Large-subunit ribosomal RNA, domain II from Characium sp. FACHB-3865, 704 nucleotides, folded computationally. The RNAcentral record of the full RNA draws on ENA. The organism belongs to Characium, within Eukaryota. Rfam family: Bacterial large subunit ribosomal RNA. Gene Ontology terms of the family: structural constituent of ribosome and ribosome.
[in-house]
Context: one part of a larger RNA
RNA sequence: GCCGGCGACUUAUAGGAAGUGGCAGGUUAAAGAGAUAUCUCUGGAGCCUAAGCGAAAGCGAGUCUGAAUAGGGCGAUAGUCACUUCUUAUGGACCCGAACCUGGAUGAUCUAACCAUGAGCAUGAUGAAGUUUAGGUAACACUGAAUGAAGGUCAGAACUGACCGAUGUUGAAAAAUCGGCAGAUGACUUGUGGUUAGCGGAGAAAUUCCAAUCGAAUUCAGAGCUAGCUGGUUCUCCCCGAAAUGCGUUGAGGCGCAGCGGUAACGAUGAACAUUCUAAGGGUAGAGCAACUGUUUCGGUGCGGGCUGCGAAAGUGGUACCAAGUCGUGGCAAACUCCGAAUAUUAGAGUUUUGAAAGGAUACCAGUGAGAGCGCCGGAGAUAAGUUUGGUGCUCAAGAGGGAAACAGCCCAGAUCACCAGCUAAGGUCCCUAAAUGAUGGCUAAGUGGAAAAGGAUGUGAGAAUGCCGAAACAACCAGGAAAUUCGCUUAGAAGCAGCUAUUUUUGAAAGAGUGCGUAAUAGCUCACUGGUAAAGCGUUCUUGCGCCGACAAUGGCCGGGACUAAGCCAUCUACCGAAGCUGUGAGAGGAAUGGGUGUGCUAUUUAGAAGCACGAAAACCCAAACUCGGUAGGGGAGCGUCUUGUUUAGGGUGAAGUUUUCUCGUAAGAGAAAGUGGACUACACAAGAGUGAGAAUGUCGGC
Numbered sequence: 001g002c003c004g005g006c007g008a009c010u011u012a013u014a015g016g017a018a019g020u021g022g023c024a025g026g027u028u029a030a031a032g033a034g035a036u037a038u039c040u041c042u043g044g045a046g047c048c049u050a051a052g053c054g055a056a057a058g059c060g061a062g063u064c065u066g067a068a069u070a071g072g073g074c075g076a077u078a079g080u081c082a083c084u085u086c087u088u089a090u091g092g093a094c095c096c097g098a099a100c101c102u103g104g105a106u107g108a109u110c111u112a113a114c115c116a117u118g119a120g121c122a123u124g125a126u127g128a129a130g131u132u133u134a135g136g137u138a139a140c141a142c143u144g145a146a147u148g149a150a151g152g153u154c155a156g157a158a159c160u161g162a163c164c165g166a167u168g169u170u171g172a173a174a175a176a177u178c179g180g181c182a183g184a185u186g187a188c189u190u191g192u193g194g195u196u197a198g199c200g201g202a203g204a205a206a207u208u209c210c211a212a213u214c215g216a217a218u219u220c221a222g223a224g225c226u227a228g229c230u231g232g233u234u235c236u237c238c239c240c241g242a243a244a245u246g247c248g249u250u251g252a253g254g255c256g257c258a259g260c261g262g263u264a265a266c267g268a269u270g271a272a273c274a275u276u277c278u279a280a281g282g283g284u285a286g287a288g289c290a291a292c293u294g295u296u297u298c299g300g301u302g303c304g305g306g307c308u309g310c311g312a313a314a315g316u317g318g319u320a321c322c323a324a325g326u327c328g329u330g331g332c333a334a335a336c337u338c339c340g341a342a343u344a345u346u347a348g349a350g351u352u353u354u355g356a357a358a359g360g361a362u363a364c365c366a367g368u369g370a371g372a373g374c375g376c377c378g379g380a381g382a383u384a385a386g387u388u389u390g391g392u393g394c395u396c397a398a399g400a401g402g403g404a405a406a407c408a409g410c411c412c413a414g415a416u417c418a419c420c421a422g423c424u425a426a427g428g429u430c431c432c433u434a435a436a437u438g439a440u441g442g443c444u445a446a447g448u449g450g451a452a453a454a455g456g457a458u459g460u461g462a463g464a465a466u467g468c469c470g471a472a473a474c475a476a477c478c479a480g481g482a483a484a485u486u487c488g489c490u491u492a493g494a495a496g497c498a499g500c501u502a503u504u505u506u507u508g509a510a511a512g513a514g515u516g517c518g519u520a521a522u523a524g525c526u527c528a529c530u531g532g533u534a535a536a537g538c539g540u541u542c543u544u545g546c547g548c549c550g551a552c553a554a555u556g557g558c559c560g561g562g563a564c565u566a567a568g569c570c571a572u573c574u575a576c577c578g579a580a581g582c583u584g585u586g587a588g589a590g591g592a593a594u595g596g597g598u599g600u601g602c603u604a605u606u607u608a609g610a611a612g613c614a615c616g617a618a619a620a621c622c623c624a625a626a627c628u629c630g631g632u633a634g635g636g637g638a639g640c641g642u643c644u645u646g647u648u649u650a651g652g653g654u655g656a657a658g659u660u661u662u663c664u665c666g667u668a669a670g671a672g673a674a675a676g677u678g679g680a681c682u683a684c685a686c687a688a689g690a691g692u693g694a695g696a697a698u699g700u701c702g703g704c
Stems, first nucleotide, its partner, number of pairs: 001704006011091013025048003031042004052059002062074004094232002097229001101222006112196009121186001123155003126151001130147006159183003163180005198214001200210003207216001235639006245258005259368002261365004266359001270354002274351007286339001287337002293333004298328004304322002306319005371396010401412003416587004421583003427577003430562003436574001438573006449564001455549002459546010476533005482506003488500002512527001516525002588629003594624005599615005640693001642690006649683003658677008
């Protein structure tokens, strides 16, 4: 891991509710008697009810408050005892799961320290004190040689340790092996026996050791500790169907109340959605500030101040400075408003819909209280975030189907079931791929389409305005473009062309005291301007459609692909495709404990008719509408199956249960039949009772 078995809402008492049954006041408890499939009788103690209100005295279908005969509060309708189901409380209380805490025991054969008694340490090196002797001294001291043997001395085996590396890492081994390494007469190592015990011991001290266990050993018990936490919780079908919010909380992943769901009862002067009309309040968007509170641009005026002239002072002048107020002008505001919508909200009326409805201070049973994205209106942030926080609507959550290539939250649309039928929505119709290589009129040339800004550009289409133009425009070509004069100043020079000022006159068809290049300065080229050649449109500005550049990232890649000049874009039109939508055909369920219709059996038997008796009105049988049937948490309803017990009826060696295969039936859980196997018990129906349904719990036991 797979297969098989086991495996989780139980039980007692008490309260509440619903259903069913008994009685009408209900009912017994303990105890006793009799029976012995658990019942009957005795037992009225007790409990509930039959009257409430008030703090109470008290009064009483009323009472309390109150001055009140007012108003208001609480009252004035049959219960009770059992059983079943749901639920609450208390108990282990749906099941499994702690780390801990407390008490009693067991441990020092591991290990720590200590005690007692034993044991072990190859070989080699060094050569302390002391001693002897020689020298030396007045005597010591001191020196040499020899001897001697010390030492937490040295090298290095056994032994003990464990610094490095490799191997090993489901190992040969729950700490080793191999190669190096450290101590190795010592605070050394070691055998045996003993002592110290968990609120403790031991510790050359590391939270280290105390039997592979140590920030408090192990084991048993309290103990099924507790767990606002995680996981798991077993058959089927039908109806309805949430929440992720508010307030409070040593509260924030938990609870309580409310909100939202279900079921039941009540529910006719009813109710709700939508829409129209009428009425009402508002201070948002916008706008405005010349209406306040603030803020603010420029200009005029200039209270007051500064600076300054004159003066001894009083004072009197000046001012290109600041500046109150005021006038004009232009703005800003969530905590400004002289104004002020649309929506929204409330009330009423009409229309439509609905009638076992809607609804709520009803009763019982819940779940939820982590929400998510998108659109719109706001706050925070950077008018960032798949960000965060409010309001509002939708979807997902709890929603399948079609579209968006793929894609919870986007667009369309809400799946009872079946069909090899039809029509449509969004979106599409060249091929992949169902349906137009459809129609008409334009645009685009960029593969724009099929990602992006400021900014840039004789891209191209449309519209508008304006200027020049056969008295010849625009462009091109031929020619002129002169003189006073090198104007004046400045300057080394300044001659149209470094710079400053001025910018006249003449000749002319025209020609600037000069548009640009150029020179040291001149020169030279050129332009403005004019004539000619030739001949028809040429400039400028604005608005707008579609395009271009701007355009740089790490695997190869921004149409789903092929490909496309439409199969791109804009506008108009007609077809078609396209979903679990709608329709068609058939079937089921809810609606339905409803509505409608029929009495049924016996006497009584073959038909027909009539009669009688019994049963039945909460019965039986038949038929049935509108509308509805996605669904998590959750509520409600109806069933299937297992085991045991009781009653009835049955089956079985001429073959029970079980089991294998096949077939049939039922909406499902499931049921039945046949054949084989098997070899002794079993079943329908009606009741009763549960150790009653497994795929999940790092479940548990067994097998492989």